[in-house]
RNA sequence: CUCUUAUCAUGAGAGGUGGAGGGACUGGGCCCGAUGAAACCCGGCAACCGUCAACGAUUUUUGUUGAAAUGGUGCCAAUUCCUACAAAGCUUUUUGCUUUGGCAGAUGAGAG
Numbered sequence: 001c002u003c004u005u006a007u008c009a010u011g012a013g014a015g016g017u018g019g020a021g022g023g024a025c026u027g028g029g030c031c032c033g034a035u036g037a038a039a040c041c042c043g044g045c046a047a048c049c050g051u052c053a054a055c056g057a058u059u060u061u062u063g064u065u066g067a068a069a070u071g072g073u074g075c076c077a078a079u080u081c082c083u084a085c086a087a088a089g090c091u092u093u094u095u096g097c098u099u100u101g102g103c104a105g106a107u108g109a110g111a112g
Base pairs, nucleotide, nucleotide: 001112002111003110004109005108006107007106008105013042015041016040017039021032022031023030026084027083028082029081043076044075045074048072049071051067052066053065054064055063056062057061080104085101086100087099088098089097090096
């Protein structure tokens, strides 16, 4: 980097350093920020992998449920901040609204 798969409406500091930017990308919105952005440290949240226990199938393994959080990641404004594509419904035909799906993206695990 590519592919597969699962999840994405929960949760998480009034700390330190730092100094102006940030919310993935592009367009359109809407926001956060000197009552201090990014980044780093500490702290915290969650529980994907791993660990442990019970149960059930298979017996090289694998599934379900639960527990702890000392391991590997991840995350800590707003639904992945909203929207861009398609379908259906409503409104009424200008536009707008709702739902579902898709695209894109993020993270974990596995494969190349």